A computed fold for a 350-nucleotide part of an RNA from a metagenome, annotated as small-subunit ribosomal RNA, central domain.
[in-house]
Context: one part of a larger RNA
RNA sequence: CUGGGCGUAAAGCGCGUGUAGGCGGCCGGGCAAGUCGGAUGUGAAAUCCCGAGGCUCAACCUCGGAACUGCACUCGAAACUGCUCGGCUCGAGUCCCGGAGAGGAUGGCGGAAUUCCCGGUGUAGGGGUGAAAUCCGUAGAUAUCGGGAGGAACACCAGUGGCGAAGGCGGCCAUCUGGACGGUGACUGACGCUGAGACGCGAAAGCGAGGGGAGCAAACAGGAUUAGAUACCCUGGUAGUCCACGCCGUAAACGGUGAGUGCUAGACGUCGCGGGUAUUGACCCCCGCGGUGUCGAAGCUAACGCGUUAAGCACUCCGCCUGGGGAGUACGGCCGCAAGGCUAAAACUC
Numbered sequence: 001c002u003g004g005g006c007g008u009a010a011a012g013c014g015c016g017u018g019u020a021g022g023c024g025g026c027c028g029g030g031c032a033a034g035u036c037g038g039a040u041g042u043g044a045a046a047u048c049c050c051g052a053g054g055c056u057c058a059a060c061c062u063c064g065g066a067a068c069u070g071c072a073c074u075c076g077a078a079a080c081u082g083c084u085c086g087g088c089u090c091g092a093g094u095c096c097c098g099g100a101g102a103g104g105a106u107g108g109c110g111g112a113a114u115u116c117c118c119g120g121u122g123u124a125g126g127g128g129u130g131a132a133a134u135c136c137g138u139a140g141a142u143a144u145c146g147g148g149a150g151g152a153a154c155a156c157c158a159g160u161g162g163c164g165a166a167g168g169c170g171g172c173c174a175u176c177u178g179g180a181c182g183g184u185g186a187c188u189g190a191c192g193c194u195g196a197g198a199c200g201c202g203a204a205a206g207c208g209a210g211g212g213g214a215g216c217a218a219a220c221a222g223g224a225u226u227a228g229a230u231a232c233c234c235u236g237g238u239a240g241u242c243c244a245c246g247c248c249g250u251a252a253a254c255g256g257u258g259a260g261u262g263c264u265a266g267a268c269g270u271c272g273c274g275g276g277u278a279u280u281g282a283c284c285c286c287c288g289c290g291g292u293g294u295c296g297a298a299g300c301u302a303a304c305g306c307g308u309u310a311a312g313c314a315c316u317c318c319g320c321c322u323g324g325g326g327a328g329u330a331c332g333g334c335c336g337c338a339a340g341g342c343u344a345a346a347a348c349u350c
Stems, first nucleotide, its partner, number of pairs: 003322004007304002012318001014201004021194003025088007033081002035077004040072003049065006091191001092188004096183003103177007110154001115149007125136002162169002206247003210243002215241002220236004258317006266295011299306002323350003332343004
């Protein structure tokens, strides 16, 4: 540089905002850079190709032609790309009305349960297991009733449901706040898509320094099991799990499926909104828009399967792959307090 690819074979960055760049709707005018045509100059010779000729042929050589797909300059064309001017509304966006939602942040409140403490009743067991033991209990446990403290999580509702870009979000109330969707007109007039770098967000675990600590529970201790048992089971139990602040930046961060747009049979369910029919009215039924599911035409696929939420048919932009091991390692660089992260080889070997 190029080909073929990326659900499961190697391969979609964890997700977003967005810079450069790439790409870009409809109509008309202009320019002529790209594009196309003509003319001129140049494109050395040799080589290649064609014709003729010379060595007995050929290789080789000689002559002529063609060609040298290029470049420059000039004249022209204007469909497409580009530039420029003017216009348009279907892409995109703004305003207004409406309802849905565990979307985010902060503060407050509530009940159930576990544990602990105090008091009452009460007496010999309780607990645990496959069976046991460690363990708790006559200094009164377990059970039960009343009172109190504290932390964490919010049963039912709950859904095959909803919201969010992803991570993720679930008791109730208030305040602040993001997005999506439906409806109706009006407005702006291509303002768009993607996105190398960059910046931000990013489960759990982990780290720093401070608080908190009920339950659970790495490590650890003991009891069992076992040939052993550094496990699975049991009794305990510290970090941690929670809060505030600052780091870390990873994951089977998964739909293992990048984003956007258009096109290509349907059927059934469900969530949000609207219209119609009907009705006293909510339902039911029909239609539309936006989500979320199941099954399936065509088509695709190695198969499995996908199938208007595509893995179908196309276009645009980004990322990535290129036999297995060595290795997501070494070295270097950047980042981090550290743990480590990101980038990322080779020898050798099959």
Annotation
It matches the Rfam family "Bacterial small subunit ribosomal RNA". The full RNA is in RNAcentral, with records from SILVA.